[in-house]
RNAcentral holds the full RNA, with entries from ENA. Predicted 3D model of a 241-nucleotide part of an RNA (large-subunit ribosomal RNA, domain VI) from a Candidatus Portnoyibacteriota bacterium. Taxonomically the source falls in Candidatus Portnoyibacteriota (Bacteria, Bacteria candidate phyla).
Context: one part of a larger RNA
RNA sequence: UGUUGUUGUCUGAGUGGAACGAGUUUCUAGUACGAGAGGAACGAGACUUGGGUGCCUCUGGUGAGCAGUUGUUAUUGCACGCUGCAUAGCUACGCACUGUAUGGAUAAGAGCUGAAGGCAUCUAAGCUCGAAGUCAUCCGCAAAACGAGACAACUUAGGCCGUUGAAGAAGACAACGUUGAUAGAGUUCUUGUGUACGCACGAAGGUUCGCCGACGUGUUCAGCAUAGAACUACUAAGAGC
Numbered sequence: 001u002g003u004u005g006u007u008g009u010c011u012g013a014g015u016g017g018a019a020c021g022a023g024u025u026u027c028u029a030g031u032a033c034g035a036g037a038g039g040a041a042c043g044a045g046a047c048u049u050g051g052g053u054g055c056c057u058c059u060g061g062u063g064a065g066c067a068g069u070u071g072u073u074a075u076u077g078c079a080c081g082c083u084g085c086a087u088a089g090c091u092a093c094g095c096a097c098u099g100u101a102u103g104g105a106u107a108a109g110a111g112c113u114g115a116a117g118g119c120a121u122c123u124a125a126g127c128u129c130g131a132a133g134u135c136a137u138c139c140g141c142a143a144a145a146c147g148a149g150a151c152a153a154c155u156u157a158g159g160c161c162g163u164u165g166a167a168g169a170a171g172a173c174a175a176c177g178u179u180g181a182u183a184g185a186g187u188u189c190u191u192g193u194g195u196a197c198g199c200a201c202g203a204a205g206g207u208u209c210g211c212c213g214a215c216g217u218g219u220u221c222a223g224c225a226u227a228g229a230a231c232u233a234c235u236a237a238g239a240g241c
Base pairs, nucleotide, nucleotide: 001144005154006153007152008151009150010149014141015140016139017138020050021049022048023047024046025045026044027043033038051098052097053096054095055094059092060091061090062089065085066084067083068082069081102136103135104134109129110128111127112126159241160240161177162176163175164174165173182236183235184234186231187230188229189228191225192224193223198219199218200217201216202215205212206211
C1' cells in the first nucleotide's frame, strides 16, 4: 500500500522441522539351533549419551546489599583494595519433557470374480491385499490463498501527551491515566547479612595514681539493606489536541 468501517476469535490452500539419532543392559533364554563347544531372534521394558524445546524448585555462576579487615611499611597515590555470605533478575555446569503406534492411497508383487475367445486368464468392467517409500497422525508459521476467506460484537475506532513494564535497538507489544494502585514515596511483611551507634558492667596490661585500655557481655534475632508481596492517593499520570 492492497483487501475498502473498527475490534476480537477462527478456518487452513500452502509451507518449515531431524525432532529425533546412537548405544548399553534385563526379560525372551542358557531357549531355538548344535554331538559338543558354544549360542541367537521377533517382541516387551529399564537406562546412558548426543541433538532439540522450555524453565529457575534444587545446585553452581553473576549479583544491588550486609559484615569483617591482620602483619610489614619513610611518604603519596591507584584499583568494586581484599575476604566471607548473598535477595530478585539473567543464566548452565542445574531441572523437566522429547510417541512413531495407527490409519488412507499405492509400487514391484500376490490374488478374487470375469469376458473378449462356451475353455483358460489378476484386467478389459469390477473387487481384495501389499514397502524404511508417499499422504495424514506430532510440533510451528500461514488469507498478498490478489480466488485477498469465515464467524461474532460494536458505531466509532485510533493516535498525540503523561505514569510504566517479567515488552523492547528505534518503531512495535502490554498495563494504567483521578470513575486511578501505573510508577515513586510511605507503612506492614518477606528476604539478605549477622548482633549497629551510644550507654552500662567486666577486662590482659599500662600509669603522671587522675585515669587509659585491645577485647568481652547486656541493651540486641539488633542495625543496615531489600530489584519481591500486600496495603495506602502523599507525589506524578491536569485540562486538552